About this RNA
Predicted 3D model of a 72-nucleotide RNA (transfer RNA) from Spizellomyces punctatus DAOM BR117. The source organism's lineage runs through Eukaryota, chytridiomyceta, Chytridiomycota, Spizellomycetaceae and Spizellomyces punctatus. The sequence is in RNAcentral, with records from ENA and Rfam. Rfam family: tRNA. By type it is a transfer RNA.

RNA sequence: GGGGUAGUAACUCAGUGGUAGAGUGUCUGCUUCGCAUGCAGGAAGCCCGGAGUUCGAUCCUCCGCUACUCCA
Numbered sequence: 001g002g003g004g005u006a007g008u009a010a011c012u013c014a015g016u017g018g019u020a021g022a023g024u025g026u027c028u029g030c031u032u033c034g035c036a037u038g039c040a041g042g043a044a045g046c047c048c049g050g051a052g053u054u055c056g057a058u059c060c061u062c063c064g065c066u067a068c069u070c071c072a
Stems, first nucleotide, its partner, number of pairs: 001071007010024004018055001026042005048064005
């Protein structure tokens, strides 16, 4: 220098055009003499940034940024 993959909740990851979910964690309540476990409920996301296409973009296109990887 060129190619590829990834970026979504605190963490690990789903979601491939129509107002974003799970597990773990966290908070509250119940259960216990108390803790753990278990059960029920809640909070937490301008979906890496910008532009474009579209009635509508986490999703498609382009340009960046970051990480990993391959080639030279």